[in-house]
RNA sequence: CCGUGCUAGGUGGGGAGGUAGCGGUGCCCUGUAUUCGCAAUCCGCUCUAGCGAGACUGAAUCCCUUCUCGAGGUUAAUGCACUGUAGGGUCUGCCCUAAGCAAGUGGUGUUGACGUCUUGGUCCUACGCAACGAGAACUCAUGAACCCUGUCAGGUCCGGAAGGAAGCAGCAGUAAGUGAGCCCACUCGUGUGCCGUAGGGGAGCCUGGACCGAGCUAACUACUUAGGUAACGCUUAUGGUGGUUAAUCGACGGAAGGUGCACGG
Numbered sequence: 001c002c003g004u005g006c007u008a009g010g011u012g013g014g015g016a017g018g019u020a021g022c023g024g025u026g027c028c029c030u031g032u033a034u035u036c037g038c039a040a041u042c043c044g045c046u047c048u049a050g051c052g053a054g055a056c057u058g059a060a061u062c063c064c065u066u067c068u069c070g071a072g073g074u075u076a077a078u079g080c081a082c083u084g085u086a087g088g089g090u091c092u093g094c095c096c097u098a099a100g101c102a103a104g105u106g107g108u109g110u111u112g113a114c115g116u117c118u119u120g121g122u123c124c125u126a127c128g129c130a131a132c133g134a135g136a137a138c139u140c141a142u143g144a145a146c147c148c149u150g151u152c153a154g155g156u157c158c159g160g161a162a163g164g165a166a167g168c169a170g171c172a173g174u175a176a177g178u179g180a181g182c183c184c185a186c187u188c189g190u191g192u193g194c195c196g197u198a199g200g201g202g203a204g205c206c207u208g209g210a211c212c213g214a215g216c217u218a219a220c221u222a223c224u225u226a227g228g229u230a231a232c233g234c235u236u237a238u239g240g241u242g243g244u245u246a247a248u249c250g251a252c253g254g255a256a257g258g259u260g261c262a263c264g265g
Base pairs, nucleotide, nucleotide: 001265002264003263004262005261006260009057010056011055012030013029014028015027020046021045022044023043024042034054035053036052037051038050063258064257065256066255067254068253072249073248074247075246076245077244078243080242081241082240083239084238085237086236087235088234093232095228096227097226098225099224100223103221104220105219106217107216108215115211116210117209118208120206121205122204123200124199125198126197127196128195129193130192131190132189133188134187135186138181139180140179141178142177148173149172150171151170156165157164158163
C1' cells in the first nucleotide's frame, strides 16, 4: 500500500411547546435518511440517554471534532407602515347650542342716525251716536161650514089673514192667525265702528312737532366665554401583520483536521 473479516459508530436533523430536567409521540421547517410494540386526561428515563426486540451498513464521500454559510423558528425593542378593539368632550380640532363683542360684509342714515322733550292714537271706564239683528207698531193682501157681526135669497116655524120669529148658503166686514211692505219714529241686544265727549293709563308700537349733529343695527363671517357631541381627526391603553435593530437556537451545504482490531499478500 492492497485484500478479507470484525468492532466502535451510523441508518436523519432542527425549532417552538410540554417537562424539575432529557428524549419520544403530536405541530412546524428542512429533507428522503431500516422493521415491529408503547405514548398528550401522555410514554420511557435521571445528567447528556426514549425504552424493548430485530435488520442493514461499517474505518471512511458516509463516523467524530472545529470553523464557515445560513433555510427556518423564538424573544425583545422600535415618535416606522397598515389595521383592529376599548376608553377619553376637564388634551384637542371638525360639528352644534347659548351669550357677548363690533374687525369685515350687509341693511339703514344730512330727504337728518342715536339721544332728549312734547301732542295724539292704539289700551281701560262712563255717557252718547251710527251700523247690524230681532221685536212691537203701521200699511196692503189674505183670513171663520157651525160654536163672530151686519144683511140675510131659498126653505122652516107661529098666525084665518095682515104680519112676525129664528136662521143655512151667498155677500161685506172683523178676531186669532198667515204673507209681503215699511223714508221716519218706538223697544231690546252686540267679538260692529277711518264716530263723538269726559276721565284714567302710559311698558311696547305708530304718528306730528322742536333741539342736537353722525352714526345706528347685529342678519352673516371673524373673535371671546360657557355648555354639548366619541362619526372622523387628536389622545391613552392593548392587540395583529409587515419592516428595521439586537439577542438566541439552528437543518442542509462547504473547508480543515482526527479516528480502531485481526489475518493474509